[in-house]
RNA sequence: UGGUAGAGGCGCGGGAUCCAUCAGUAGCGGCCGCGAGGCACGCCCGGAGGGGCGGCGGCGCGCGAAAGGGGAAACCGCCGAAGGGCACGCAGGCCUCCGACCUGCAGUGCUCCUGGGACGGGGGAGAACAUCCCCCGGACUGUCGCCUUCGGGCGGAGCGCUAUCA
Repeated sequence: UGGUAGAGGCGCGGGAUCCAUCAGUAGCGGCCGCGAGGCACGCCCGGAGGGGCGGCGGCGCGCGAAAGGGGAAACCGCCGAAGGGCACGCAGGCCUCCGACCUGCAGUGCUCCUGGGACGGGGGAGAACAUCCCCCGGACUGUCGCCUUCGGGCGGAGCGCUAUCA
């Protein structure tokens, strides 16, 4: 240096199932009040063209969701597991062209960041006091190095560590 195997622990990821949340919300219906629009006006990110949609308000009224985001126990795959960032690409957001923006991707790339989980603080996402992401903090923990009065102390980062083979 390369191959193979392995360790860390409230360890990481995944889809299905169940459960709550979203929410008695949206929507549909009922009833009440107001209104009588018509080549207008408003809305569908901006420009051009096309296409589409649309009375307004109310209620101790009836029926009543879903997606996104979570939790649980089990299972499966794993130990840069994986997560994040940036760039590009693809798909979606009514269609075409141009320009943005948002969302998703088990798409690609990077001499980018993070050893790990929990907790606390701050910021962001979120309907949310759920949960997730980022940063900071002290402790804990695995690991290696140095020191040790053998109790421990200090420091490093997974491009690491242990075993083994060449």
Molecule: Lysine riboswitch aptamer
Organism: bovine gut metagenome